[in-house]
RNA sequence: CGCUGAAUCUCCGUCCACAUACCCACGGAGAGCGGGGGACCCGAGCAGUCGGGGCGAAUCGCCGGCAUCCGCCGCGUAGCGCAGCUCUUUCAGCGCGAGCCCGUCAGCUAACCCCGUAAGCGUCGCGAAGAG
Numbered sequence: 001c002g003c004u005g006a007a008u009c010u011c012c013g014u015c016c017a018c019a020u021a022c023c024c025a026c027g028g029a030g031a032g033c034g035g036g037g038g039a040c041c042c043g044a045g046c047a048g049u050c051g052g053g054g055c056g057a058a059u060c061g062c063c064g065g066c067a068u069c070c071g072c073c074g075c076g077u078a079g080c081g082c083a084g085c086u087c088u089u090u091c092a093g094c095g096c097g098a099g100c101c102c103g104u105c106a107g108c109u110a111a112c113c114c115c116g117u118a119a120g121c122g123u124c125g126c127g128a129a130g131a132g
Stems, first nucleotide, its partner, number of pairs: 001122004008031007032117006042107001051105001052102004060076002063074004079096004085132006091125001
């Protein structure tokens, strides 16, 4: 200076310091951004079995291989991402297609209530069309 992501900004205080300091770190408040819970109405047929739900692009495969099961690996796939100042569409190319949480409980949902504001990285096609 940029990328994924909601994860940015301002103020007060603490500590160090003594330069009335700044920055960082920690605690708190607010703005912005993001998420959840929560009426009427609507939706939800009954019984059994399987509990059910949330964040996120991250689902699915009567696919294959390994394997006693669990599972592991691979190949695809819904979907997602990638520097002309921004956005939309499109072509080519390159990647991702994870993980975690609630705890028997939650459809939608106005008022209202609650929570988060991290973490990890390094891009390039003098591509095309349109709008600003």
This is a predicted structure of a 132-nucleotide RNA (c-di-AMP riboswitch aptamer (ydaO/yuaA leader)) from a soil metagenome. Its mean pLDDT, the model's own confidence on a scale to 100, is 78. It matches the Rfam family "c-di-AMP riboswitch aptamer (ydaO/yuaA leader)". Its family is annotated with cyclic-di-AMP binding and regulation of gene expression in the Gene Ontology.